[in-house]
Context: one part of a larger RNA
Molecule: small-subunit ribosomal RNA, central domain
Organism: uncultured soil bacterium
RNA sequence: CUGGGCGUAAAGAGCUUGUAGGCGGUUUGUCGCGUCGUCCGUGAAAACUUGGGGCUCAACCCCAAGCUUGCGGGCGAUACGGGCAGACUUGAGUACUUCAGGGGAGACUGGAAUUCCUGGUGUAGCGGUGAAAUGCGCAGAUAUCUGGAGGAAUACCGGUGGCGAAGGCGGCAUCCUGGACCAUUACUGACGCUGAGGCGCGAAAGCUAGGGGAGCAAACGGGAUUAGAUACCCCGGUAGUCCUAGCCCUAAACGAUGAAUGCUUGGUGUGGCGGGUAUCGAUCCCUGCCGUGCCGAAGCUAACGCAUUAAGCAUUCCGCCUGGGGAGUACGGUCGCAAGGCUGAAACUC
Numbered sequence: 001c002u003g004g005g006c007g008u009a010a011a012g013a014g015c016u017u018g019u020a021g022g023c024g025g026u027u028u029g030u031c032g033c034g035u036c037g038u039c040c041g042u043g044a045a046a047a048c049u050u051g052g053g054g055c056u057c058a059a060c061c062c063c064a065a066g067c068u069u070g071c072g073g074g075c076g077a078u079a080c081g082g083g084c085a086g087a088c089u090u091g092a093g094u095a096c097u098u099c100a101g102g103g104g105a106g107a108c109u110g111g112a113a114u115u116c117c118u119g120g121u122g123u124a125g126c127g128g129u130g131a132a133a134u135g136c137g138c139a140g141a142u143a144u145c146u147g148g149a150g151g152a153a154u155a156c157c158g159g160u161g162g163c164g165a166a167g168g169c170g171g172c173a174u175c176c177u178g179g180a181c182c183a184u185u186a187c188u189g190a191c192g193c194u195g196a197g198g199c200g201c202g203a204a205a206g207c208u209a210g211g212g213g214a215g216c217a218a219a220c221g222g223g224a225u226u227a228g229a230u231a232c233c234c235c236g237g238u239a240g241u242c243c244u245a246g247c248c249c250u251a252a253a254c255g256a257u258g259a260a261u262g263c264u265u266g267g268u269g270u271g272g273c274g275g276g277u278a279u280c281g282a283u284c285c286c287u288g289c290c291g292u293g294c295c296g297a298a299g300c301u302a303a304c305g306c307a308u309u310a311a312g313c314a315u316u317c318c319g320c321c322u323g324g325g326g327a328g329u330a331c332g333g334u335c336g337c338a339a340g341g342c343u344g345a346a347a348c349u350c
Stems, first nucleotide, its partner, number of pairs: 004321003007304002012318001014201002017198001021194003025088007033081002035077008048066007091191001092188004097183001103177002106174001109171001110154001115149003119145003125136002162169002206247006215241002220236004258317006266295011278283001299306002323350003332343004
């Protein structure tokens, strides 16, 4: 250096973008860098291998050849890879015309419900549980009606339905804005794929400062249960949950399945767009592209299962794994306000 792997056994980075690098469509010419051929020089000796010889043999020694797989130079070849120049349109992209969507940011607003406050009616209970008690209530609760305040979440629709790179996103309307898809031509002409580092995003919890605080609720207090009960159940309840600005950067961040491209029998749902046909239309039937489910052929797999949305058949690039424990620990470095994150061993032991 090569050789094995990564859904569940160890192993796909949480996700995007993109630098270096690696890899890269069709075609013409040219160069001849890689590549290939041939020749020359060099590649010390010893060692090694083969052949031969000398010590009576052997070890050992001597001679010759090979080897030294390399480097340099000359001449030549030009298919492939590469450089340069030109052309192409299928990859990629742009424009035009549509279209679906909880994609994102800001400001605004509606109704239901909970809680609290004011007032009315009204009287002795309410609440809670397996059963109770703590708790609330004659200072008038619960129930019920009127009015008001405030915060948070958006019933039904709602769906193996939609959108987003992932995290994630759900009342209504408005403004700004990203991306995808179908069809039609037109245009650019390889502009592509991947991506070590880097930049950015990244649920929840947590942190800093200032607001806000209805409900819920770590901690905490009380009541039960129990042998005990630092729990499960009940009554309370503070951080927090919400907003603004800034940090943190981790998750079973999961499809436990990296990205891209091509190829490979089928069946049946569903979302978007388009074409054809029938129809007044809704719609039905046939069909194309894109997305999203289920079932299954070949094939694959240790099995389970996967199966055109592959875990099948291939190519390119990145990441990662190498027995269990010690340990995601110690030490060092680096980031962070901290909590801690990232990187990441060994002794020893089985």